[in-house]
RNA sequence: GCUGGUAUAGCUCAGUCGGUAGAGCAACAGAUUCGUAACCUGUAGGUCGGCGGUUCAAUUCCGCCUACCAGCU
Numbered sequence: 001g002c003u004g005g006u007a008u009a010g011c012u013c014a015g016u017c018g019g020u021a022g023a024g025c026a027a028c029a030g031a032u033u034c035g036u037a038a039c040c041u042g043u044a045g046g047u048c049g050g051c052g053g054u055u056c057a058a059u060u061c062c063g064c065c066u067a068c069c070a071g072c073u
Base pairs, nucleotide, nucleotide: 001072002071003070004069005068006067007066010025011024012023013022019056027043028042029041030040049065050064051063052062053061
């Protein structure tokens, strides 16, 4: 330098052919316990990497950029 992949909650990851985003763990609160842990119930937490484009509508489609991973040279 070229090609491909990944980027979504604090962490690990889903998200269907475009229609206002979820799970597990973690955190917090409650219940339980003499108390802690575990189990149970609930709550909060997201400009979906950035900038543009298409569209009535974009996490999703298109272009460029950034970071990381892999391959080729």
Predicted 3D model of a 73-nucleotide RNA (transfer RNA) from a Clostridia bacterium.
Its mean pLDDT, the model's own confidence on a scale to 100, is 83.
It matches the Rfam family "tRNA". Gene Ontology term of the family: triplet codon-amino acid adaptor activity. Rfam describes the family as follows. Transfer RNA (tRNA) molecules are approximately 80 nucleotides in length. It is annotated as a transfer RNA.
It was read from a public genome assembly.